[in-house]
Context: one part of a larger RNA
Molecule: small-subunit ribosomal RNA, 5' domain
Organism: Desulfobacter sp.
RNA sequence: GAAUGAACGCUGGCGGCGUGCUUAACACAUGCAAGUCGCACGAGAACUCUUUAGCUUGCUAAAGAUAGUAAAGUGGCGCACGGGUGAGUAACACGUGGGUAAUCUACCUCUGAAUCGGGGAUAACACUGCGAAAGCAAUGCUAAUACCGGAUAAUAUCUUUUGAGCUUUGGCUUAUCAGAUUAAAGGUGGCCUCUACAUAUAAGCUACUGUUUGGAGAUGGGCCCGCGCACCAUUAGCUUGUUGGCGGGGUAAUGGCCCACCAAGGCAUCGAUGGUUAGCUGGUCUGAGAGGAUGAUCAGCCACACUGGAACUGACACACGGUCCAGACUCCUACGGGAGGCAGCAGUGAGGAAUUUUGCGCAAUGGGGGAAACCCUGACGCAGCAACGCCGCGUGAGUGAUGAAGGCCCUUGGGUCGUAAAGCUCUGUCAAGUGGGAAGAACCUGCUUUAUGCUAAUACCAUAUUGCACUGACGGUACCACUGAAGGAAGCACCGGCUAACUCCGUGCCAGCAGCCGCGGUAAUACGGAGGGUGUAAGCGUUAUUC
Numbered sequence: 001g002a003a004u005g006a007a008c009g010c011u012g013g014c015g016g017c018g019u020g021c022u023u024a025a026c027a028c029a030u031g032c033a034a035g036u037c038g039c040a041c042g043a044g045a046a047c048u049c050u051u052u053a054g055c056u057u058g059c060u061a062a063a064g065a066u067a068g069u070a071a072a073g074u075g076g077c078g079c080a081c082g083g084g085u086g087a088g089u090a091a092c093a094c095g096u097g098g099g100u101a102a103u104c105u106a107c108c109u110c111u112g113a114a115u116c117g118g119g120g121a122u123a124a125c126a127c128u129g130c131g132a133a134a135g136c137a138a139u140g141c142u143a144a145u146a147c148c149g150g151a152u153a154a155u156a157u158c159u160u161u162u163g164a165g166c167u168u169u170g171g172c173u174u175a176u177c178a179g180a181u182u183a184a185a186g187g188u189g190g191c192c193u194c195u196a197c198a199u200a201u202a203a204g205c206u207a208c209u210g211u212u213u214g215g216a217g218a219u220g221g222g223c224c225c226g227c228g229c230a231c232c233a234u235u236a237g238c239u240u241g242u243u244g245g246c247g248g249g250g251u252a253a254u255g256g257c258c259c260a261c262c263a264a265g266g267c268a269u270c271g272a273u274g275g276u277u278a279g280c281u282g283g284u285c286u287g288a289g290a291g292g293a294u295g296a297u298c299a300g301c302c303a304c305a306c307u308g309g310a311a312c313u314g315a316c317a318c319a320c321g322g323u324c325c326a327g328a329c330u331c332c333u334a335c336g337g338g339a340g341g342c343a344g345c346a347g348u349g350a351g352g353a354a355u356u357u358u359g360c361g362c363a364a365u366g367g368g369g370g371a372a373a374c375c376c377u378g379a380c381g382c383a384g385c386a387a388c389g390c391c392g393c394g395u396g397a398g399u400g401a402u403g404a405a406g407g408c409c410c411u412u413g414g415g416u417c418g419u420a421a422a423g424c425u426c427u428g429u430c431a432a433g434u435g436g437g438a439a440g441a442a443c444c445u446g447c448u449u450u451a452u453g454c455u456a457a458u459a460c461c462a463u464a465u466u467g468c469a470c471u472g473a474c475g476g477u478a479c480c481a482c483u484g485a486a487g488g489a490a491g492c493a494c495c496g497g498c499u500a501a502c503u504c505c506g507u508g509c510c511a512g513c514a515g516c517c518g519c520g521g522u523a524a525u526a527c528g529g530a531g532g533g534u535g536u537a538a539g540c541g542u543u544a545u546u547c
Stems, first nucleotide, its partner, number of pairs: 001547004006543005013393006019386002021351001026349003030346003035077003040074002048065008084304003094228007103221002108217008116150001118148002125140002128137003156181004162175005186209006195202002230276003237267003242264004247259003279301004283294004306327005329340004357383001359382003365379001366377004396426004406417004430488001432483005440474001445469003450464004491536005496517003502531005512519002
């Protein structure tokens, strides 16, 4: 000099864009942060209103609307994403480049085939019981795209016969014989051409969408390897599933990953083993560079979710707002037993030099569910707080010498603050007030135009397309115009040398200053004050840290 997620002191007008617990991975009150689908399924209220009946005249009963709505339940998909944190980890964790002939991939896209025919339950519900509660149990009823058999089945899988080509760890393509194993679910809209039939409906037809089973792709993973990746030798030897083999188990898959047997190996001064510290990277800061330091925000990867362990479900988890066990802590209890997990967003206490609102909205972007409308979304978009940072603007401009008054200095002549002020002439940024007032909106959906497909059809449906309508948290914000008005807006540090900037007074090795040299003991440009000056400016200094 540059820099910072900074803090402290003094000061503080506005705007834009960013950033904001670096400490206790300490403990957490409260609210919200993951739901959705009635086009999978059965069942289905109430308040209230209307009408009718009975009469004891303000009650009872019934019917209709509310409404196939609410709230539950079965089932499907999602909850493994998104969001947080950096405790652990010196490791194939990360980075980079490869391998997988050792592998998986729900939803999505393209493409082939199929979607036949049955069964038994169970929640909800009803009723009963236990319990303070959390909750649990018995009996009875019912549905499905829930569950379970059966049929059929291949270019799927496995075994097997004979081969061929390309290849080379268990690969791809292809011909061939035989055998075995394994599937499925429907839903919604429309129609009457065929059949049953005759206002019409379905066992029929049709469109869309699901389901099953193959192939290919896309996306996302798993595993393996070369190289790179902190300090300590005041850590020198380490290792028995250890190193390798054979055979098995397990996995989507290789492998001591695990097991039985066999062999005795394997690593290490090119640093094994042990210890300490640490998430890694793109990047960031500095520097001419080489390098050094660092890893906040943003992006990629990893790890973790009160502490430790375990599996279940599932395409994917050994799962932050799932389950089970153990532990610590907190809470409820009728003392028998139960409940909880902010390193999600706000917020509280504590710790600390120190770090924000218990805000608005799903309008946009993105995500989940749904055919869709739509619902959910503390992701996200915004607003609030903080000079925490960067950037921009303003606090006026011109003129004005009786060089005013006043302050300070003085050799008493004067010098300086100083064109500075006043005065005169202007301007109107920001702030204030008044009025107007956006873009961000595209979709979706409804109506409409046209075309294509399906069809008996000009109908319906599907797909594409034209036009109109609908949708804004921010926000009456940005922006624009007008009104009046110099009016509301400058501090901070320093002035001995380094280092830009000097005099007076006070003090008298005192009080004090100080980054280094040093200053102060009676004329201190170094302490304190004043005048003047220098630097910087809505900031300026100090402290800490890095180069």